Predicted 3D model of a 74-nucleotide RNA (transfer RNA) from Dyella halodurans.
RNA sequence: GGCCCCGUAGCUCAGCUGGAUAGAGCGACGCCCUCCUAAGGCGUAGGUCGCCCGUUCGAAUCGGGCCGGGGUCG
Numbered sequence: 001g002g003c004c005c006c007g008u009a010g011c012u013c014a015g016c017u018g019g020a021u022a023g024a025g026c027g028a029c030g031c032c033c034u035c036c037u038a039a040g041g042c043g044u045a046g047g048u049c050g051c052c053c054g055u056u057c058g059a060a061u062c063g064g065g066c067c068g069g070g071g072u073c074g
Stems, first nucleotide, its partner, number of pairs: 001073007010026004019057001028044005050066005
């Protein structure tokens, strides 16, 4: 350098044949329970869906470019 895959919450990921308020688990915080802690129960916060441009009435999802990570070929 060519080709392929990936980038979504603090972490691990789902969603990706376009639509609805963008989700789960863990973690954090608060409350309940308890003499206290842990466990358990309930709840809350946390996201420009890597960045830019385009297509579309509508983009996490489609197209192009760029950035970063991984694999492979030379």
The organism belongs to Dyella, within Bacteria.